[in-house]
Predicted 3D model of a 476-nucleotide part of an RNA (small-subunit ribosomal RNA, 3' major domain) from a freshwater metagenome.
Context: one part of a larger RNA
């Protein structure tokens, strides 16, 4: 000087309390540990691993097993030497490979060029080990408010002062006071969205007003007033009042205002901690292997299953199911694609082939909602695992190991032990929708997007986490 204390005093956070809604029972999905296994590739392991790396494992990916090949290697460059390049066909084989045959015979007068084989050599390669040698990125304490200089002053030194005291804030925020006075990295602001006006602009958006026009429609002429859209200002600062108050600020169902005292929400993460994670994103020092720890193929495995854990999806039904009718969004994506229309098929979907590089045409029917009927408490008209038959798609191939349709089966489950999670307002809860990878998909993910739309917060004893001051320590 810090750590620590079942020491104090302050003071904050969904931290508890008060509320909602779940997790631990059940089935399935996914991931992990364990076992298996030839392989079940690697890596994350309290918090801060476990729907995590992976934002798509049939093959390819793929690193990992067997089993069959290469040996300057898959690429790339210089390169003797040969040959137009190129195309097709064929035979051996699981393929890699390897062999054979036709066609072709480049430009240039030549040197030579372009393209293809390709001897030697030089540079290869390695998801091999070391994340306790590293950079780079990243988690976390934490969007918590701290972390520190420069001079001065104190103390012999380490070090203190400043930063600590009174107040006040989300905030070392700001203010008042002080041997301090300045100043830096944080906080805030400055940037993006959202909520409100305003200007200029109106096409592929809109559509009051005037015509046309329709079964119906902004369908057409036309119009910028509205919505909106994409740019540019403006708007909010305790600026105004009233009270407390030296002040900085508090409070108020004041005023005005679309919005009020940080309006909402993102991005931004100080000094440092955890030898935190990452040599398999990539970079990188050393160390290893070099006819194999590289490098091609086929098949297999990452999808195994007594078991155990985390995250989730679906239920356990009357606030529901089922049939029928019947409205309102918003963010996207779309030419190797999206796909109207009509048909055919119960369906998935398959033929057809119109628009569209999209404010224009498509995905694209929003779903809960509402209206009507029907089911009365039951393992059911709940509930959908399982399985069996029969279709349909992708794609070289769905056996291992895919998805979707119908049809038929129709299991567990009747609100969940100790114990735990999230959430303070357009949240939680609930209902769809989209998008990235992607060929296709095991998406219940994982990031958006909107739709209806609460309860409750007395409060700071008490459990966690952390800030500040103080005090104790045999701890550093």
């Nucleotide at each position: 000087u810090g750590a620590c204390g079942g020491g104090g005093g302050u003071c904050c956070g969904c931290a508890c309390a008060a509320g909602c809604g779940g997790u631990g029972g059940a089935g399935c999905a996914u991931g992990u540990g364990g076992u298996u296994u030839a392989a079940u590739u690697c890596g994350a392991u309290g918090a801060u691993a476990c729907g995590c790396g992976a934002g798509g494992a049939a093959c390819c990916u793929u690193a990992c097993c067997c089993g069959g090949g290469c040996u300057a290697g898959a690429a790339u460059g210089u390169g003797a030497a040969g040959g137009a390049a190129u195309a097709a066909u064929u035979c051996a084989g699981a393929g890699a490979u390897g062999g054979a045959u036709u066609a072709g015979u480049c430009a240039g007068c030549a040197a030579u060029g372009a393209c293809c084989u390709g001897a030697a050599a030089c540079a290869a390669g390695g998801u091999g080990c070391u994340g306790c040698a590293u950079g780079g990125c990243u988690g976390u304490c934490g969007u918590c408010a701290g972390c520190u200089c420069g001079u001065g002053c104190c103390g012999u030194g380490a070090g203190g002062u400043g930063u600590u005291g009174g107040g006040u804030u989300a905030a070392g925020u700001c203010c008042c006071g002080c041997a301090a006075c300045g100043a830096g990295c944080g906080c805030a602001a400055c940037c993006c969205u959202u909520a409100c006006c305003g200007a200029a602009a109106g096409u592929u958006g809109c559509c009051a007003a005037c015509a046309g026009g329709u079964a119906a429609a902004g369908c057409u002429g036309g119009g910028g007033a509205c919505u909106c859209u994409a740019u540019c200002g403006g708007g909010a600062c305790u600026g105004c009042c009233u009270g407390c108050g030296c002040a900085a600020g508090c409070a108020g169902a004041g005023a005005g205002g679309a919005a009020g005292g940080g309006g909402g929400g993102g991005a931004c993460g100080a000094u440092g901690u955890c030898a935190a994670g990452u040599c398999a994103u990539c970079a990188u020092g050393g160390c290893c292997c070099u006819u194999a720890c590289g490098c091609c193929c086929g098949g297999g495995g990452c999808u195994a299953c007594a078991c155990a854990c985390g995250u989730g999806c679906u239920a356990c039904a009357a606030u529901g199911g089922u049939a029928g009718a019947u409205a309102c969004a918003g963010c996207g994506g779309g030419u190797c694609g999206c796909u109207a229309u009509a048909c055919a098929g119960u369906a998935a979907u398959g033929u057809u082939g119109u628009g569209c590089c999209a404010a224009u045409c498509u995905c694209a029917c929003a779903a809960a909602g509402u209206c009507u009927a029907u089911c009365a408490u039951a393992g059911u008209u709940c509930g959908g695992a399982u399985u069996g038959a029969g279709g349909g798609c992708u794609g070289c191939a769905a056996c291992u190991c895919g998805c979707c349709c119908u049809c038929a089966u129709g299991a567990a489950g009747c609100u969940g032990g100790a114990a735990u999670c999230g959430c303070u307002a357009g949240u939680a809860a609930u209902c769809g929708c989209g998008u990235a990878u992607c060929a296709g998909c095991a998406a219940u993910g994982a990031c958006g997007c909107g739709g209806u739309g609460a309860a409750u917060a007395c409060g700071u004893u008490c459990c966690c986490g952390g800030a500040c001051c103080u005090u104790g320590u045999a701890c550093a």